Record summary: Transfer RNA from an Actinomycetes bacterium, 74 nucleotides, folded computationally. Rfam family: tRNA. Rfam classes the family as a transfer RNA. Its mean pLDDT, the model's own confidence on a scale to 100, is 82.
[in-house]
RNA sequence: CGGGUGGUAGCGCAGCUUGGUAGCGCGCCUCGUUCGGGACGAGGAGGUCGGGAGUUCAAAUCUCCCUCACCCGA
Numbered sequence: 001c002g003g004g005u006g007g008u009a010g011c012g013c014a015g016c017u018u019g020g021u022a023g024c025g026c027g028c029c030u031c032g033u034u035c036g037g038g039a040c041g042a043g044g045a046g047g048u049c050g051g052g053a054g055u056u057c058a059a060a061u062c063u064c065c066c067u068c069a070c071c072c073g074a
Base pairs, nucleotide, nucleotide: 001073002072003071004070005069006068007067010026011025012024013023020057028044029043030042031041032040050066051065052064053063054062
C1' cells in the first nucleotide's frame, strides 16, 4: 500500500440480508425466601449502536468518508 472481517449496556454477543419500540446471557441494584449467605423467585437500573456526512416521513440497519482492532497478500 491492496483485500477481507469486526466495533451495539460493565463483560460476551444477537439484531443489519428484508429500514419502523434497541434485545439476550452473565454481572449490578431492590424485594421475597433463609438465623445469615448461596441457590431460587419477582421487579428494576444501565446504550448519543466506533466518529462524521448523505438518502429517507423514519437509519444500529442503505450510501460515502474517517478511525481503531484482527486476518491475508505485497